[in-house]
RNA sequence: UGAGCCGGCCGGGUGGUCGCGGUCGGCGUCUACGAAAGUGGGCAACCGGCUGAGGAAGGUCGGGGCUCCGCAGGGCAGAGUGCUGGCUAACGGCCAGUCGGGGCGACCCGCAGGAAAGUGCCACAGAAAACAGACCGCCGAUGGGUGCCGGCGCAGGCCGGCGCCACAGGCAAGGGUGAAACGGUGCGGUAAGAGCGCACCAGCGUCCGGGGUGACCCGGCGGCUUGGCAAACCCCACUCGGAGCAAGGUCAAACGUGGGACGGCUGGCCCGGCCUAUGUCCCCAGGUGGACCGCAUAGAUGGAUGACCACCCAUCCGGUAACCGGCAACGGCCCGGUGGACAGAACCCCGCCUACAGGCCGGCUCACUCU
Numbered sequence: 001u002g003a004g005c006c007g008g009c010c011g012g013g014u015g016g017u018c019g020c021g022g023u024c025g026g027c028g029u030c031u032a033c034g035a036a037a038g039u040g041g042g043c044a045a046c047c048g049g050c051u052g053a054g055g056a057a058g059g060u061c062g063g064g065g066c067u068c069c070g071c072a073g074g075g076c077a078g079a080g081u082g083c084u085g086g087c088u089a090a091c092g093g094c095c096a097g098u099c100g101g102g103g104c105g106a107c108c109c110g111c112a113g114g115a116a117a118g119u120g121c122c123a124c125a126g127a128a129a130a131c132a133g134a135c136c137g138c139c140g141a142u143g144g145g146u147g148c149c150g151g152c153g154c155a156g157g158c159c160g161g162c163g164c165c166a167c168a169g170g171c172a173a174g175g176g177u178g179a180a181a182c183g184g185u186g187c188g189g190u191a192a193g194a195g196c197g198c199a200c201c202a203g204c205g206u207c208c209g210g211g212g213u214g215a216c217c218c219g220g221c222g223g224c225u226u227g228g229c230a231a232a233c234c235c236c237a238c239u240c241g242g243a244g245c246a247a248g249g250u251c252a253a254a255c256g257u258g259g260g261a262c263g264g265c266u267g268g269c270c271c272g273g274c275c276u277a278u279g280u281c282c283c284c285a286g287g288u289g290g291a292c293c294g295c296a297u298a299g300a301u302g303g304a305u306g307a308c309c310a311c312c313c314a315u316c317c318g319g320u321a322a323c324c325g326g327c328a329a330c331g332g333c334c335c336g337g338u339g340g341a342c343a344g345a346a347c348c349c350c351g352c353c354u355a356c357a358g359g360c361c362g363g364c365u366c367a368c369u370c371u
Base pairs, nucleotide, nucleotide: 001367002366003365004364005363006362007361008360009359010358012312013311014310015309016308017307018306020052021051022050023049024048025047026046028043029042030041031040032039033038054342058353059352061351062350063349064348065347066244067243068242069241071272073271074270075269076268078240079239080238081237082236083097084096085095086094087093098112099110100109101108102107113235114234118233119232120229121228122227135175136174137171138170139169144165145164146163147162148161149160150159151158152157183201184200185199186198187197188196202225204222205221207220208219209218210217211216248293249292250291251290256284258283259282260281261280262279263275264274265273313340316337317336318335319334323332324331325330
């Protein structure tokens, strides 16, 4: 100097004019009590003070607070989580670590319990895709056929040696197919081969020693060696009552001599429990759809903070006489234009995910150059 990785913060400012929501006060007005003064309450307009969205308010993916339900008892079904330790009210969150994968690295990702309980899938190709298997090949004794050479024999022929062909048989090392072929590399051995033996490596282990709370790591010994997928069904461990602020509560108002069932109890089923005929539930018709609370350091309820102007600031583009910095390129000052992201509470809180113009800060990695 450049390229990256991780974490944190800000995200327009000031002033003015007009316009909104809440709240308090004033003025005014109405009303109750009172002889009056005064006191209490309600309210339109107007005046004034104070106050009025976020890091995600978005998504509604998780966990709670809170509210209601006469079982928030047991079980089945169902759902969620899934390495270890810790944090937390809790979580599928966060922190640290282990293992696996990616990256030169800083770092990032995780589909991280079980394939020896069972079932299922691995197309095509290939001999063969889970206990299988011979397409091309390698070896091939004996016996058979055959060529050459040598010896013996009068001859037919016999004996021996070296090759070739082919059968029985042996091999799974080499080649081929494939995403993957029943450990890998090398040496020895063999008729040719093979963990058949050995060295190293990987894997495995009712094994042993050491370290660690643990996941796990290191070392030793050993039969030499037993694919993948469970984000396929499944098995195992742990957790889970339901419904949700449109929850729920108070007041007011209005409306049925209605019909049905024997049950009802906030997801389904079973067992148990509780309530139950002046009961509960279901259906039809009709009425109401109002006020207040819940509800807050903003608290709305068709839902408020907006518009305009000026200056400053951020980004980008263009210009640039003079001045400042610089060897220079160029930058600063100055002028003109541009125009500032994602986006809006609705009971509250803790997380996760997603979106974001521009700017700032800190730490770390790699490459190059100079000293």
Molecule: Bacterial RNase P class A
Organism: Actinomycetes bacterium